[in-house]
Molecule: transfer RNA
Organism: Methanomassiliicoccales archaeon
RNA sequence: GCCCGAGUGGGGUAGCUUGGAUAUCCUAAUAGACUGCGGAUCUAUUGACCCGGAUUCGAAUUCCGGCUCGGGCGCCA
Numbered sequence: 001g002c003c004c005g006a007g008u009g010g011g012g013u014a015g016c017u018u019g020g021a022u023a024u025c026c027u028a029a030u031a032g033a034c035u036g037c038g039g040a041u042c043u044a045u046u047g048a049c050c051c052g053g054a055u056u057c058g059a060a061u062u063c064c065g066g067c068u069c070g071g072g073c074g075c076c077a
């Protein structure tokens, strides 16, 4: 340098193929219930689509460019 894949709450993850409003689940944090206390359990709340642009009535999803990470190939020596 070329090719392929990935990027989603503090952490992990589904959703992307086939566009549809309010984004899934686990964990975490906070509050409450329960308990002699703690733990466990239950309830509620908080919080995310890597960045920019395009297409569209509508983009996490499609397209273009960039960044980061992983893998493969190549170049130099």
Base pairs, nucleotide, nucleotide: 001073002072003071004070005069006068007067010027011026012025020057028046029045030044031043032042033041050066051065052064053063054062